Source information
The prediction has a mean pLDDT of 81. This is a predicted structure of an 82-nucleotide RNA (transfer RNA) from Cohaesibacter sp. The organism belongs to Cohaesibacter, within Bacteria. Its Rfam family is "tRNA". The family's RNA type in Rfam is transfer RNA.
RNA sequence: GCGGGCGUGGUGAAAUAGGUAAACACAGCAGACUUAAAAUCUGCCGACUUAGGUCUUGCGGGUUCAAUUCCCGCCGUCCGCA
Numbered sequence: 001g002c003g004g005g006c007g008u009g010g011u012g013a014a015a016u017a018g019g020u021a022a023a024c025a026c027a028g029c030a031g032a033c034u035u036a037a038a039a040u041c042u043g044c045c046g047a048c049u050u051a052g053g054u055c056u057u058g059c060g061g062g063u064u065c066a067a068u069u070c071c072c073g074c075c076g077u078c079c080g081c082a
Stems, first nucleotide, its partner, number of pairs: 001081007010026003019065001028044005046055003058074005
């Protein structure tokens, strides 16, 4: 240099012939239980915001009523070829 895979909450990740983003698990927080703790059980758990609400799938554009998904450019990472 050429070709291809991947990039989604704190972590691992799900969702793909475009239609509720974050299922499930871990971690975390609160509560129950306990003398206390562990284990177990229950609830909460992306960001901003006083509220109402707004924003979020690596970054920036495009197509579309609607994009994690399709198209283009870029960045990062991994694999192969040279």